Order: sequence, then structure tokens, then C1' cells
RNA sequence: UGGGCAGGCCGGGUGAUCGCGGGCGGAAGUACUCCGUUCGAGGAAAGUCCGCGCUCCAAAGAGCACGGUGCCGGGUAAUACCCGGGUGGGGUAACUCACGAAAAGGGCCACAGAAAAUGUCCGCCCCAUUAGUGGGGUAAGGGUGAAAAGGUGGUGUAAGAGACCACCGGCGUUGCCAGCAAUGGCAUCGGCCAGGCAACCUCCACCGGGAGCAAGGCCAAGCAGAGGUGAAGCUCAUCAGAGCGGGGAACUGCUCGUUCCCAUCGAGUCUCGGGUAGGCUGCUAGAGCUCAGCGGAAACGCUGAGCCCAGAUAGAUGAUCACCAAGUUGUUCUAUCGUGGGAUUCGGGAUUUCCCGGGUGCCAUAAUUCGACAGCAGACAGAACGCGGCUUAUAGGCUCGCCCACACA
Repeated sequence: UGGGCAGGCCGGGUGAUCGCGGGCGGAAGUACUCCGUUCGAGGAAAGUCCGCGCUCCAAAGAGCACGGUGCCGGGUAAUACCCGGGUGGGGUAACUCACGAAAAGGGCCACAGAAAAUGUCCGCCCCAUUAGUGGGGUAAGGGUGAAAAGGUGGUGUAAGAGACCACCGGCGUUGCCAGCAAUGGCAUCGGCCAGGCAACCUCCACCGGGAGCAAGGCCAAGCAGAGGUGAAGCUCAUCAGAGCGGGGAACUGCUCGUUCCCAUCGAGUCUCGGGUAGGCUGCUAGAGCUCAGCGGAAACGCUGAGCCCAGAUAGAUGAUCACCAAGUUGUUCUAUCGUGGGAUUCGGGAUUUCCCGGGUGCCAUAAUUCGACAGCAGACAGAACGCGGCUUAUAGGCUCGCCCACACA
């Protein structure tokens, strides 16, 4: 210089004007309104995929069923998360991806292929033959396929074959050693040679009650219900009803008056339980944030100090302008290097004008770069009980470490 691997972080800042929500204080007295002051989204607030807290319900204990997790150890409130390790695959490497058991049993394995697990289609070998073929042996050769029954060489045989032998590979038994363990190393024995799928059932180990802030708690209009209290009746009329008188409400400062309602078929009023609308609470001080020290290889833990950091309820947290910072594009300019041209000089070769190599400064051009000016762009998204993770989206930018290649010192 070029390419790559793996982490961490930010995700604009300041000011002015207008506007919105919460707290506190004030204006006269609650409310309404206004004024002042203070606080007011995220790294994912998202998806709701895991795990917890919290709340209510359920629940002797154990087992079955069902669901989940799945190499080992550690961390944690807990996890499917994180850290470290192991084995296997990929990569030159930094690094990265995968993860119980297929040798308990069942089931399945597209297409092609004879066959997808105790395999004969072709071929090879033997026998028979009516010469078409039939029977048997054979996984060594061909062909199909993602995958075909360990590999190479030999012995052997009719042809062959772990049938047998040597070496290599895999698997398993036993023992010793290292490690908490997964696992690894060494030795030994066994021809054991065993296809894949468990996100199909299954086996093994471990874990798991259900529903969710529309959880749950409190207050409570109206309507309906229950129980009290509650006024005065009289006359006419067969009944329905009518009149006089009485009670209540509205109009009104009061009286009169007018209108409406009511009298045991109950107006009005009181009490009660449940409870709708609505309100309050749960509700934001918490597995909290920042810093320091200590323990640990790390995840993380312990201790101390400081800090307070949204709480809306149809849902506030916004808009405009100016300046600054960073980005990008264009123009101009500074410097460096590369390429080309011509000038000059030095060295070498040669038959004079020629060729080769180097230095100096000039011009043109491309790239990078210090600075100036102008333009442009600024994402993904948005709390609704809280927290820890994972996943997904994200303009642009900062930064630490490591690996490989080339060049120079």
C1' cells in the first nucleotide's frame, strides 16, 4: 500500500421563535384558565420468539400424559441467552459453522436405478440345452444416483468374495494415564466394516401449574332491583271517569295565577347489596444509571461513593430559521508521485547530424492530498406494567485489535 477477519461506540450540537404532555410554585377561593420553573423516547421503544419479576386463579405427595431443552463446565433471578472449553466441517490465516442416541425397536428415503438395505439389470463363471434359453454361483468390473455394502496389494477360486494375509482407515472391548467434565493420549483385543433421516414415532437426561396490567385493588353517576317512610278525603256516576279539596315540581324576590305530575295500582324521599359509564390506583426508585476499588482467564460478582432518568390514556415528546461540526458532489488552489513531450548536462557505444542510461529544472495530463467557495443529502423508527436476551430494520460516521500478500528501511 492492497485485501480480509472479528469487536466496541455514536447515530448530530447550540441558540431563537411558535406549539404539546407531566410535576412543583403562584395568580383571587376548589375547578377552568393564565404565568413562572423543571422534566419529557430508542438502539432498536419494533417482532412478541424465549426467560423472569409482579398480580389473580388452581394446587397433599408421587406417577402417567403433554410441551420444551439437548456436546461439557461455568455465569445468571432465569433462559432457547452469554463466557470458556471439546469434537467434527470450511478457510493459507485471522476466524467461522454444526452439535445427545441410527449398534433397543418401528417407520420413511423424491427422480433415476434391478435393488435405498440382507441388493443380480448388464457382465463374469459353472451346469443343462430342443441353440431360443433355463438353473445355480458371484458385489471383482459396468451402469443409475446426493448416497450402492471399507481402500491398496497379494493368497485363493470355476469365477469371485475379509473367505484368508500384510499395510492403511473406521468402529467397538478391556486396561492405564491426563482432565471437574465433554474428551484426548498410549497399550491391548475383536475381521466387527455397521448408508441417511430423530424438525417422523421413539430412547436417554434435565426442566416445566394456568392466565395475564383489558392482571388485580378501591370509589361510584344513571337505569333496573330489594326494604322502609310516605299526604285527606268528599260528592256525582253502572263502569270508564269528572268536579271540589290536598301534596309535589317548574315559572317568580313574595303572593295570586298558569302548566305538569301524584294519592295504598305509591309521587317524593331515605337506606341497602351488586355494579355499568366514569374516576383513582397498580405506575414507574428499579435484578436502576454513572464512576472507582477488589475477585475471576472470561461471562460475571462483591464493596463504596454519587445521581434521579417520560408516564401519556386515543395517546404529549414537534415545527421553522440561523450558526457550528462531520459527510458527499463540483469549481479553484497547495504539495507529492506516476506517464508523455521538448530543453540542458554527465557517462558509455559508434562511420558527423545517431542510440542507450542517469541528473536538473519547464509544460501537459491522471491520481491522492492541505485549504477556500457553492450546492446536495441526513436513515430505521416511535414508549403504554417493568426487566434480561434473541431476531429483524437502519442514511452516515468514529474507534481498538488481529490475519494474509507485496514493497521499503
This is a predicted structure of a 409-nucleotide RNA (Bacterial RNase P class A) from an Anaerolineales bacterium. The model forms 94% of the base pairs in the Rfam consensus. A source record names the gene rnpB. NCBI's taxonomy places the organism under Bacteria, Bacillati, Chloroflexota, Anaerolineae, Anaerolineales. Its mean pLDDT, the model's own confidence on a scale to 100, is 78. Rfam family: Bacterial RNase P class A. It is annotated as a ribozyme.